Large-subunit ribosomal RNA, domain II from a Candidatus Roizmanbacteria bacterium, 696 nucleotides, folded computationally. Model confidence (mean pLDDT): 83 of 100. Its Rfam family is "Bacterial large subunit ribosomal RNA". The full RNA is in RNAcentral, with records from ENA.
[in-house]
Context: one part of a larger RNA
RNA sequence: GCUAGUGAGUUUUUGUUUGCUGCAAGCUUAAUCCCGCUCAAACGGGAGGAGGCGGAGCGAAAGCGAGUCUUAAAAGGCGUCUAAGUAGCAGGCAGAAGACCCGAAACUGGGUGAGCUAACCAUGGACAGGGUGAAGUUUCGACGAAAGUCGGAUGGAGGCCCGAACCCGUUACCGGUGAAAAGGUAUGGGAUGAUCUGUGGUUAGGGGUAAUAUGCCUAUCGAACCCAGAGAUAGCUGGUUCUCCUCGAAAUAUGUUUUGGCAUAGCGUCGUACGUUAAGCAUCAGGGGUAGAGCUACUGAAUGAUGGUGGGGACCUUCGGGUUCUCUUCAUCAAUCAAACUCCGAAUACUGGUGUGUAUUAUACGGCAGUCAGUCCGACUCGGAUAAGCGAGCCUGGGCGAAAGGGAAAGACCCCAGAUUUCCGUCUAAGGUCUCUAAAUGAAAUCUAAGUGUAAAAGGAAGUAAGGAUUCUAAGACAGUCGGGAGGUUGGCUCAGAAGCAGCCAUCCUUUAAAGAGUGCGUAACAGCUCACCGAAGAAGAAUCUUUGCGCCUAAGAUGAACGAGGCUAAGAUUUCUACCGAAGAUGAAAAUUUAUACAUGAUUUCGAUUAUGUAUAAGUAGUAGAGGAGCGUCCUGACAGCGGUGAAGGUGAACUGUGAGGUUCAUUGGAGCGGUCAGGAGUGAGAAUGCUAGC
Numbered sequence: 001g002c003u004a005g006u007g008a009g010u011u012u013u014u015g016u017u018u019g020c021u022g023c024a025a026g027c028u029u030a031a032u033c034c035c036g037c038u039c040a041a042a043c044g045g046g047a048g049g050a051g052g053c054g055g056a057g058c059g060a061a062a063g064c065g066a067g068u069c070u071u072a073a074a075a076g077g078c079g080u081c082u083a084a085g086u087a088g089c090a091g092g093c094a095g096a097a098g099a100c101c102c103g104a105a106a107c108u109g110g111g112u113g114a115g116c117u118a119a120c121c122a123u124g125g126a127c128a129g130g131g132u133g134a135a136g137u138u139u140c141g142a143c144g145a146a147a148g149u150c151g152g153a154u155g156g157a158g159g160c161c162c163g164a165a166c167c168c169g170u171u172a173c174c175g176g177u178g179a180a181a182a183g184g185u186a187u188g189g190g191a192u193g194a195u196c197u198g199u200g201g202u203u204a205g206g207g208g209u210a211a212u213a214u215g216c217c218u219a220u221c222g223a224a225c226c227c228a229g230a231g232a233u234a235g236c237u238g239g240u241u242c243u244c245c246u247c248g249a250a251a252u253a254u255g256u257u258u259u260g261g262c263a264u265a266g267c268g269u270c271g272u273a274c275g276u277u278a279a280g281c282a283u284c285a286g287g288g289g290u291a292g293a294g295c296u297a298c299u300g301a302a303u304g305a306u307g308g309u310g311g312g313g314a315c316c317u318u319c320g321g322g323u324u325c326u327c328u329u330c331a332u333c334a335a336u337c338a339a340a341c342u343c344c345g346a347a348u349a350c351u352g353g354u355g356u357g358u359a360u361u362a363u364a365c366g367g368c369a370g371u372c373a374g375u376c377c378g379a380c381u382c383g384g385a386u387a388a389g390c391g392a393g394c395c396u397g398g399g400c401g402a403a404a405g406g407g408a409a410a411g412a413c414c415c416c417a418g419a420u421u422u423c424c425g426u427c428u429a430a431g432g433u434c435u436c437u438a439a440a441u442g443a444a445a446u447c448u449a450a451g452u453g454u455a456a457a458a459g460g461a462a463g464u465a466a467g468g469a470u471u472c473u474a475a476g477a478c479a480g481u482c483g484g485g486a487g488g489u490u491g492g493c494u495c496a497g498a499a500g501c502a503g504c505c506a507u508c509c510u511u512u513a514a515a516g517a518g519u520g521c522g523u524a525a526c527a528g529c530u531c532a533c534c535g536a537a538g539a540a541g542a543a544u545c546u547u548u549g550c551g552c553c554u555a556a557g558a559u560g561a562a563c564g565a566g567g568c569u570a571a572g573a574u575u576u577c578u579a580c581c582g583a584a585g586a587u588g589a590a591a592a593u594u595u596a597u598a599c600a601u602g603a604u605u606u607c608g609a610u611u612a613u614g615u616a617u618a619a620g621u622a623g624u625a626g627a628g629g630a631g632c633g634u635c636c637u638g639a640c641a642g643c644g645g646u647g648a649a650g651g652u653g654a655a656c657u658g659u660g661a662g663g664u665u666c667a668u669u670g671g672a673g674c675g676g677u678c679a680g681g682a683g684u685g686a687g688a689a690u691g692c693u694a695g696c
Stems, first nucleotide, its partner, number of pairs: 001696006011097013026053003032047005057064002067078004100239002103236001107229006118203009127193001129162003132158001136154003140151004166190003171186004205221001207217003214223001242631006252265005266371002268368006280356007292344001293342002299338003303334006310327007374400005380393004405416003420591004425587003431581003434566003440578001442577006453568001459553002463550010481536004486510003491505003516531001520529002592621013632685001634682007642674002650669008
């Protein structure tokens, strides 16, 4: 891992509610006892009225009583007037119990442990070899007056040195389903000492021991192990077993030692009552201070100009003052801003009345819930950076959640559309119609040349198409070609020089078809080239600005990835038109089922009605949590009628049948029990729990 088996809302009791049954102003026995049947228990029948609930309440109570209490009274509170209870059975739910099942870490009590290890006590044992050479001694030597000093010899100290045994475990590698639940190899530390070690003994868990590491106390240690309390508790995680049908949520508010839990409300479902009350629409009436707007209408913000008050600086001064700069403040004018400004002020929304309008409406009461982590998209806002697949909102709508189908290549949330079942029917939606791939290589008119389409900005550009405005043009425009482009004069100043062209000033006149006291290059300065301007030849449009459509550049990333692919010049873009395809949508045919209404038949009946079956019509039938309804199957029991060696149960296979859980039949295997109907009772249904047991 697979298979088989096993595995989770139970039982007792108290209450509440629903259904059914008995009796009913009453209902009912509990313990216990007797009888029957039994080995006994259980069971059936009887006795037992003790007690309980109801029938009257009010008051703290005495007490009074359809009333009573407070009270001097009035008035008020709770009752009566008005709804029948009680006992049992079954279902739902709640309380008490282990209370659907499995799961802690822990806590407490009583015991077992120092054969491991820590410390200690008692008594034993072990330490090859080599080195160093302390004190002391000295009848040795030298020196010295001596004390003594130095040297030699002797001596043999040391938590001394090197290094086996022994003890330890430094570093590296191996090992890491190991040879080993801590090891191996190499290397390393101590090795006469606070050394190592044998045996016997002592200390015990709220404790011991500890040269303290929270270390060790039998592979267990921030409190050992074993058993018990014990099914501790678990607002937490996981799991929780057959079917069909009807309806169908929430992820919010308030409170909470509360925020991943609860309670109440909201939203769901079932029942009873009520019987048009809901939604929507129309109309009427309301309050508002949002959007907008405005501000000399307040509170604030804020720009410029002019004028003035006050302070300071600079300059001038005839000391009177004046000019100017700057700060503050006031007035006038002009132009502004505001979620916490408003002289104003909508649309919507909201509330109420009336009318209309209907449904699986609303409302009230009762049983049972689930929900309290939401999420995305569009609108209105806030925070953030007018960021986030970001966070938020007494806000609003839609989806997902709990929704399948078609489209968007693929996609919870986008677009279309809400799946009862069947059909090799029909029509459409979104979206599409060259091939993959169902349907137009459709029609008409334009645009695009970029594979734009098939990602992007500021910005840039004689891309191209369609417009608009202005100017020049056969009195010849624009571009190119040819020619001219002069004189006063080298204007004046400056300057070494300054001659159109370093710089400053001025910028005239003449000849002219035209020609600047000069547009640029150039020279040391001149010169030279060129332009403006004019003429000629030739001949037809030219220039500037601007609007719009589609394109171009801008455009760098990590496997190749920006049409889904092929590929396309339309099979791209814009506008118009006609066909067609396209879904579980609509519709057609058949069928199932729910509810409502009507009718028919049967049963019950308190004659009001209730209920079952069938037919017709209408409307429905996605669904998580969840509520409600109806069933299937397993085991056991009772009653009744049955089956079985001419073959029961069980196994295997097939056919038929039911919406389904399932059922029936046949064949075969098997070899002794078994099912049907009605009723009753449960150890009653497995795929999941890192479930448990076994096998493979």